[in-house]
RNA sequence: CCGAGUGACACGGGGUGUCCGCCGGCGCGCGGACUGAGAGCACACCCGUCGAACCUGACCAGGUCAUGCUGGCGAAGGGAUGUCACGGCGUGGAUGC
Numbered sequence: 001c002c003g004a005g006u007g008a009c010a011c012g013g014g015g016u017g018u019c020c021g022c023c024g025g026c027g028c029g030c031g032g033a034c035u036g037a038g039a040g041c042a043c044a045c046c047c048g049u050c051g052a053a054c055c056u057g058a059c060c061a062g063g064u065c066a067u068g069c070u071g072g073c074g075a076a077g078g079g080a081u082g083u084c085a086c087g088g089c090g091u092g093g094a095u096g097c
Stems, first nucleotide, its partner, number of pairs: 001093002005086006011048004017034006023027001054078003059072004
């Protein structure tokens, strides 16, 4: 000297499913149920490379009325960041003496 971590601001990424009932309207609709941070309008929620937020493969096993509901796949492939401030254990690294 570097580094963990935290916060703020700005910007960006993302999902919104399943089951039951209802209907001039068949909808991102209304009511109820399930899981969840979130189940579509939100000044919400989650996530931004130390990236399982989310997408793909896209299926398989278990379970469920049903569904990523749970697990596997998964050290797979893809995936959206900058600035400032605070902070700093010593177990680590670098350089000098």